[in-house]
RNA sequence: AUACGGGAGAAUCGGGGUCAGCCCCCGUGCCGAAGGAGCAACCGCCCCGGUAAACUCUCAGGCCAAAGGACCGUGU
Numbered sequence: 001a002u003a004c005g006g007g008a009g010a011a012u013c014g015g016g017g018u019c020a021g022c023c024c025c026c027g028u029g030c031c032g033a034a035g036g037a038g039c040a041a042c043c044g045c046c047c048c049g050g051u052a053a054a055c056u057c058u059c060a061g062g063c064c065a066a067a068g069g070a071c072c073g074u075g076u
Base pairs, nucleotide, nucleotide: 001076002075003074004073005072006071011028013027014026015025016024017023029063030062031061035059036057037056038055042050043049044048
């Protein structure tokens, strides 16, 4: 990398549109495990620069189910 299996959290919230809808728009509350951003130790003589996560932020994303899903297991 690829195939299969497993895989959490948080609203079936309020208003409107629509013949209707699981679709669209607006609002409020919330989640942390796509992606993105930030930080320590440490490294470099200093200025300053480099650098991690499942931590922090919540920009993006998400909040019935399904899908997605970091990550884990097995095979190639």
Glycine riboswitch aptamer from a marine eukaryotic metagenome, 76 nucleotides, folded computationally. The sequence is in RNAcentral, with records from MGnify. Its Rfam family is "Glycine riboswitch aptamer". Rfam describes the family as follows. This family represents the bacterial glycine riboswitch. Glycine riboswitches usually consist of two metabolite-binding aptamers domains with similar structures in tandem. The aptamers cooperatively bind glycine to regulate the expression of downstream genes. In Bacillus subtilis, this riboswitch is found upstream of the gcvT operon which controls glycine degradation.